[in-house]
């Protein structure tokens, strides 16, 4: 060098036949039970702004096609695998 997977909240990880980003789980924080606590169980948790009603933005990074992109194309960077 040449081929081929992958990249998604604070972590794992789904969503993949183009159609509500973050399913579920963990951590965390509020709360409920308890004399306190463990344990169970309920909420909520991706940023930012907010008249609290919502509004932008957000999937490694630039771009392009689509009414619409995590997802299809191009290019880069990282990481794994194969290969002379």
């Nucleotide at each position: 060098g040449c081929c081929g997977a992958a990249g998604u909240g604070g972590u794992g990880g789904a969503a993949u036949u183009g159609g509500c980003a973050g399913a579920c789980a963990c951590c965390c924080a509020g709360g409920a039970c308890u004399u306190a606590a463990a344990a169970u169980c309920c909420u909520g948790u991706g940023c930012u702004c907010u008249u609290c009603g919502g509004a932008g933005c957000g999937u490694a990074c630039c771009g392009g096609u689509u009414c619409a992109a995590g997802u299809c194309c191009g290019g880069u960077c990282u990481u794994c695998g194969g290969u002379a």